Record summary: The part of an RNA shown here (large-subunit ribosomal RNA, domain I) has 543 nucleotides and comes from an uncultured Alphaproteobacteria bacterium. Rfam family: Bacterial large subunit ribosomal RNA.
Context: one part of a larger RNA
RNA sequence: CGUUUGGUGGAUGCCUUGGCAAUAAGAGGCGAUGAAGGACGUGAUACUCUGCGAUAAGCUGCGGGGAGCUGAGAAUAAGCUUUGAUCCGUAGAUCUCCGAAUGGGGAAACCCACUUUUAUGAUGUUUUGUAAUUUAUUACUUUUUUACAAGGUAAUAAAUAUACAAAAUAUCUUAAAAAGUACUUUUAACUUGAAUAAAAUAAAGUUUUAAGAGCGAACCCAGAGAACUGAAACAUCUAAGUACCUGGAGGAAAGGAAAUCAACAGAUACUCCGUUAGUAGUGGCGAGCGAACGCGGAUCAGCCAAGCCUUAAGUGCGAGCAGAAUCGACUGGAAAGUCGAGCUAUAAAGGGUGACAGCCCCGUAUGCGAAGUGCGAGAGGAUGUAUUAAGUAGGGCGGGACACGUGAAAUCCUGUCUGAAUAUCGGAGGACCACCUUCGAAGGCUAAGUACUACUUAUUGACCGAUAGCGUAUAGUACCGUGAGGGAAUGGUGAAAAGUACCCCGACGAGGGGAGUGAAAUAGUACCUGAAACCGGACGCCU
Numbered sequence: 001c002g003u004u005u006g007g008u009g010g011a012u013g014c015c016u017u018g019g020c021a022a023u024a025a026g027a028g029g030c031g032a033u034g035a036a037g038g039a040c041g042u043g044a045u046a047c048u049c050u051g052c053g054a055u056a057a058g059c060u061g062c063g064g065g066g067a068g069c070u071g072a073g074a075a076u077a078a079g080c081u082u083u084g085a086u087c088c089g090u091a092g093a094u095c096u097c098c099g100a101a102u103g104g105g106g107a108a109a110c111c112c113a114c115u116u117u118u119a120u121g122a123u124g125u126u127u128u129g130u131a132a133u134u135u136a137u138u139a140c141u142u143u144u145u146u147a148c149a150a151g152g153u154a155a156u157a158a159a160u161a162u163a164c165a166a167a168a169u170a171u172c173u174u175a176a177a178a179a180g181u182a183c184u185u186u187u188a189a190c191u192u193g194a195a196u197a198a199a200a201u202a203a204a205g206u207u208u209u210a211a212g213a214g215c216g217a218a219c220c221c222a223g224a225g226a227a228c229u230g231a232a233a234c235a236u237c238u239a240a241g242u243a244c245c246u247g248g249a250g251g252a253a254a255g256g257a258a259a260u261c262a263a264c265a266g267a268u269a270c271u272c273c274g275u276u277a278g279u280a281g282u283g284g285c286g287a288g289c290g291a292a293c294g295c296g297g298a299u300c301a302g303c304c305a306a307g308c309c310u311u312a313a314g315u316g317c318g319a320g321c322a323g324a325a326u327c328g329a330c331u332g333g334a335a336a337g338u339c340g341a342g343c344u345a346u347a348a349a350g351g352g353u354g355a356c357a358g359c360c361c362c363g364u365a366u367g368c369g370a371a372g373u374g375c376g377a378g379a380g381g382a383u384g385u386a387u388u389a390a391g392u393a394g395g396g397c398g399g400g401a402c403a404c405g406u407g408a409a410a411u412c413c414u415g416u417c418u419g420a421a422u423a424u425c426g427g428a429g430g431a432c433c434a435c436c437u438u439c440g441a442a443g444g445c446u447a448a449g450u451a452c453u454a455c456u457u458a459u460u461g462a463c464c465g466a467u468a469g470c471g472u473a474u475a476g477u478a479c480c481g482u483g484a485g486g487g488a489a490u491g492g493u494g495a496a497a498a499g500u501a502c503c504c505c506g507a508c509g510a511g512g513g514g515a516g517u518g519a520a521a522u523a524g525u526a527c528c529u530g531a532a533a534c535c536g537g538a539c540g541c542c543u
Base pairs, nucleotide, nucleotide: 001540002539003538004537005536006535007534013528014492015491018464019463020461021460022459023458024457025456026455027453028452029215030214037098038097039096040053041052042051044076047073048072049071059092060091061090062089063088064087068080069079070078103112104111105110113181114180115179116178117177118176119174121172122171123170124169125168126167127166128165129164130163131162132160133159134158135157136156137155138154139153140152141151142150143149183212184211185210188207189206190205191204192203219250220248221247222246223245230237234284260267261266271298272297273296274295275294281289282288302445303444304443308381309380310379311378314375315374316373317372320368321367322366326341327340328339329338330337342359343358344348350362351361352360394418395417396416397415398414399413400412401411404430425440426439427438428437429436479486480485499527502514503513504512505511
């Protein structure tokens, strides 16, 4: 060097649990009835995830369903279940602690309280009742010769610092549970109460009523508001009213029924799209910025109320129910393949099954659908219905917005100083004036067309296929950082674990050799395929 055989390594091929981008609908909020997010617990169980909350992988009702079940990694034990479990839908119950966190505090998941209610025990006082003791009286009875003496029993009355029980009350003791107790605004009542003599008011306090607070992806409105950059430098200008910050709302928001345009003809709220048009303009007339009228469409609605309550045909969601039709031979480890002969189709979408299945399984077309819940034609009821806007319009000064950079600068907003008219009036028609035309400011509401998608359902892809596709085939994990924050990698045995019993070498190892399983073990959990770099063995040849 050549041929060959291995090791290492993990490219390539094939695959997909995960992503990406859309379409059509739905939903567009959750929260003091305690959210979002967490901590800690919870199993026959050491850990992680999931679920749940001291009723703790769960409890109850209603509905479905019909044979297995006790979530995953992951088995074992012990149990449950046709007296219907597990499971699914729906409505309830429970729901520790932190968190707006709200009784006070706090270094989150902890500490410390007060009030009320429900309990425990002790002692004292008072009252009542029962019993006991003592005294008195009466009745009966026993003893004694008799008795007026002594004793016993019963009843009645009184007394007692006697005992027990109950109730009330006072003081103390023992621990525990539940509920309430934040702030602001608001409703109602009460107690007070200044400047100011009285009265009143403001204000304060107590009790009471209701609401707010926080979170959430984008969309929306408002307030405040950069710089890099471009101008080939840079200052007006641009970037841009963008980014960032703050406040607020809704399923949309905003806007909105002319003190509007137009031009002698007329249009007729607002919003959005196309065009007008890169036009008219504006601009260190640089860089750039950049309309409107009109026209064509989407949608249409007007008003001072469109909203509220009850009922209701129907309809959507909804666990789920029914749901057609294939056999044989051959090859093979396995038939869905091939051959032969059939069948179904309102179902030849798709997925699975030991290779490629309309007829094996789940489904699909189609039809139906409980509990619960959404929408809701229609019907009935109650309530309500403004009256012409002054410190305004306009003006001066200084700014800002209008495509319009102060310009001939109209129009709109206003920090400051001023300041009309009143429909016989007022505004506008791009300085201004006249005529003409048109409209009626200084109060308010308003669906649709438009914007968005954290979320749910269904469907789709000349989108990716593990260095791709989201950062994540689950991970905001491991790890890094005091912190704000930054932030990975890792997929594939086999149809099925059938995951190699037993024997041998070896440290009772690691690893290997037999044996066995399997279609295959060079498929052995360092597991599909297994390229190259790199490192060996064998053989041949050259020096």